[in-house]
């Protein structure tokens, strides 16, 4: 990079520290932003995958749950901030599923 599969309504800094203007993937729209952005260190939240605990089966290594948070990653304004495609409903708000993205794990 490209396929698979899960998952995406929770949760985390009520004046952390450098830094200095942009940021919320992409268009569109709302929005955050010098009462300071992005990056970075810290601090923190989850629990995807390994380690490990203890249960139950199965049987010697394994499957399943539960927990833990030690190792690898993520996340850490707004529901993936809406919404971009296709149905229903239709004055309007709105419901669903797709796609598009984002992590994780696998393959190639």
């Nucleotide at each position: 990079u490209u396929c698979u599969u899960a998952u995406c309504a929770a949760g985390a800094g009520c004046a952390g520290g450098u830094g200095g203007a942009g940021g919320g993937a992409c268009g569109a729209g709302c929005c955050c932003a010098a009462u300071g952005a992005a990056g970075c260190c810290c601090g923190g939240c989850a629990a995807c995958c390994g380690a490990c605990u203890u249960a139950a089966c199965a049987g010697u290594u394994g499957u399943u749950a539960a927990g833990c948070a030690c190792g690898g990653u993520g996340c850490u304004a707004a529901u993936u901030c809406u919404u971009g495609c296709a149905g229903c409903a239709g004055c309007a708000c709105g419901c669903u599923g797709a796609g598009a993205g984002a992590u994780a794990a696998g393959a190639a």

Description: The RNA shown here (SAM riboswitch aptamer (S box leader)) has 108 nucleotides and comes from Anoxybacteroides tepidamans. The coordinates come from a structure-prediction model, not an experiment, and the mean pLDDT is 83. NCBI's taxonomy places the organism under Bacteria, Bacillota, Bacilli, Caryophanales, Anoxybacteroides. Of the family's consensus pairs, 91% are formed in the model.